[in-house]
RNA sequence: CGAGCAGGACAGACGGCCGCGGGCGCCUUUCAGGUGUCCGAGGAAAGUCCGAGCUCCUCGAGGCAGGGUGCUGGCUAACGGCCAGUGGAAGUGAUUCCAAGGAAAGUGCCACAGAAAAAAUACCGCCGACGCCGCGGGCGACCGCGGCAGGUAAGGGUGAAAAGGUGAGGUAAGAGCUCACCGGUACCGUUGGUGACAGCGGUACCCUGGUAAACCCCACCCGGUGCAAGACCAAAUAGGAGGGGAGAAGCCGCCUCGCUUCGCUCGACCCUCGGGUUGGUCGCACGAGGUGUCUGGUAACAGGCAUCCUAGAUAAAUGGCCGUCACCCCUUCGGGGGAACAAAACUCGGCUUACGGACUGCUCGGCAC
Numbered sequence: 001c002g003a004g005c006a007g008g009a010c011a012g013a014c015g016g017c018c019g020c021g022g023g024c025g026c027c028u029u030u031c032a033g034g035u036g037u038c039c040g041a042g043g044a045a046a047g048u049c050c051g052a053g054c055u056c057c058u059c060g061a062g063g064c065a066g067g068g069u070g071c072u073g074g075c076u077a078a079c080g081g082c083c084a085g086u087g088g089a090a091g092u093g094a095u096u097c098c099a100a101g102g103a104a105a106g107u108g109c110c111a112c113a114g115a116a117a118a119a120a121u122a123c124c125g126c127c128g129a130c131g132c133c134g135c136g137g138g139c140g141a142c143c144g145c146g147g148c149a150g151g152u153a154a155g156g157g158u159g160a161a162a163a164g165g166u167g168a169g170g171u172a173a174g175a176g177c178u179c180a181c182c183g184g185u186a187c188c189g190u191u192g193g194u195g196a197c198a199g200c201g202g203u204a205c206c207c208u209g210g211u212a213a214a215c216c217c218c219a220c221c222c223g224g225u226g227c228a229a230g231a232c233c234a235a236a237u238a239g240g241a242g243g244g245g246a247g248a249a250g251c252c253g254c255c256u257c258g259c260u261u262c263g264c265u266c267g268a269c270c271c272u273c274g275g276g277u278u279g280g281u282c283g284c285a286c287g288a289g290g291u292g293u294c295u296g297g298u299a300a301c302a303g304g305c306a307u308c309c310u311a312g313a314u315a316a317a318u319g320g321c322c323g324u325c326a327c328c329c330c331u332u333c334g335g336g337g338g339a340a341c342a343a344a345a346c347u348c349g350g351c352u353u354a355c356g357g358a359c360u361g362c363u364c365g366g367c368a369c
Base pairs, nucleotide, nucleotide: 001365002364003363004362005361006360007359010356012325013324014323015322016321017320018319020040021039022038023037024036025035026034027033028032042341046352047351049350050349051348052347053346054226056224057223059258060257061256062255063254064253066222067221068220069219070218071085072084073083074082075081086100087098088097089096090095101217102216106215107214108211109210110209123156124155125152126151127150131148132147133146134145135144136143137142164182165181166180167179168178169177183207184205185204186203187202188201189200190199191198192197230282231281232280233279240273241272242271243270244269247262248261249260250259289308290307291306292305293304294303295302296301327338328337329336330335
């Protein structure tokens, strides 16, 4: 210098003018207005994909259905998150990626090509020993040639994938058919590790494809509802008309058991139609809270101390203009231009997606000293 990998921060600063939402104080004051002061978006406020707090659904138990997760240890309120590892895969490397239990429980599927895609198969090739047919030779046993039945997974070819690899023996030709070595699977022992697992030694099997983000099996977990939750005040009103009706409602998928409440003709409850109100307050801003520092831990994180209070709207405020400086680009050195993605709506912890420039550490390559 070039190419790349990882990480944590930042998201312009200051001043002036104009404006908006909220809290508090003061003044004028009927509503309301004025004024002073303080506060006023984000790393993702986003997607609403996970996990919680909180809320209500009288409740409790069991089952079915449905959904989720799936290596180990740790962290956490919890998680499908994070940290550290193991195993596998990719890369020269820094480093990255992986829903990573089970395919000899069962079922299904495996495009195209191919003979055959799973207890199978012979397209080409090889053989044709044993057996049969034909021709020729031989006195004969038999021999040669051609064909058939048949054998063969060594070789070719197809495919993402073809029933372990190499060598030797063996054979008509072949083949784990036999053997040696290598690889694999299962099990046993031993060493190390909390563990996933790894190293070493041994035994058995010559070892029978892939797919479970296909059904499924195994283990573990899960009630629903969402701030339009929910509580209160105010307003409104006739609890209206018609039909059904002996049971109905309660955990808003189903079933069972228990329980509670209401009701059985003065009728719970269900369906249809019609009418009224659709304003305000709370929930709602002190919280698994922020910042700094110390301690423990490889880390995620935890603990101690100090300090801070930091949006709360409801059709929705958080903005605009000017100047100077800082950053990047261009320059005729006068100056000119650029500056992303995007905006709270009950609150947190994550994930994912969108996005600007700079910085730090590391890797590989080249050049120079």
Molecule: Bacterial RNase P class A
Organism: Candidatus Krumholzibacteriia bacterium